Overview: A computed fold for a 149-nucleotide RNA from Singulisphaera sp., annotated as c-di-AMP riboswitch aptamer (ydaO/yuaA leader). The sequence was found by an Rfam model in a public genome assembly. Model confidence (mean pLDDT): 76 of 100.
RNA sequence: CGCAAGACCACGCCGAGUUCCCCGGAAUGAGCCGGGGGAGCGGGGGAACCACCUUCUCCGGGGCGAAUCGAGCCGCGAUAGCGGCACGACGGGGCAACCUUCGGCUCCGAGCCCGUCAGCUAACCUCGCAGGCGUACGAGGGGCAAUCG
Numbered sequence: 001c002g003c004a005a006g007a008c009c010a011c012g013c014c015g016a017g018u019u020c021c022c023c024g025g026a027a028u029g030a031g032c033c034g035g036g037g038g039a040g041c042g043g044g045g046g047a048a049c050c051a052c053c054u055u056c057u058c059c060g061g062g063g064c065g066a067a068u069c070g071a072g073c074c075g076c077g078a079u080a081g082c083g084g085c086a087c088g089a090c091g092g093g094g095c096a097a098c099c100u101u102c103g104g105c106u107c108c109g110a111g112c113c114c115g116u117c118a119g120c121u122a123a124c125c126u127c128g129c130a131g132g133c134g135u136a137c138g139a140g141g142g143g144c145a146a147u148c149g
Base pairs, nucleotide, nucleotide: 011134012133013132014131018039019038020037021036022035023034024033025032040129041128042127043126044125045124050119060117061114062113063112064111068089069088070087072085073084074083075082076081090109091108092107093106094105095104098142099141100140101139102138103137
């Protein structure tokens, strides 16, 4: 000097996953654990009308989420299947004041749950508020904020 790991603070990203109050316990600068409530954000169930003719002896069906569809090649394998590669269509995120348009670049397309059951759905009922990370291109418009005069 550079790189990496760890800790704390600030800021930022994916995501609904934020904030305030009260009670009890622990602690005694704050914090932490449990319970309850308000606001806010998000999900599910649930009439009429409409929709579905589909399922109930199975190819069951359904929910959260962007996380789906199509066809192909290669390897292992007797088969079923497993793994990998790239392609097309489509879906989602990031590149920093906020929103937005365009261009460019770049990344993701998983996982989990219900348990034979659920279309939409007013009233009504009910559930969640986690977890995981670390980005730094350009041009235009809008509103807003800060600073200076």
The model forms 96% of the base pairs in the Rfam consensus. It matches the Rfam family "c-di-AMP riboswitch aptamer (ydaO/yuaA leader)". Rfam links the family to the GO terms regulation of gene expression and cyclic-di-AMP binding. On this family, see Barrick et al., Proc Natl Acad Sci U S A 2004: "New RNA motifs suggest an expanded scope for riboswitches in bacterial genetic control".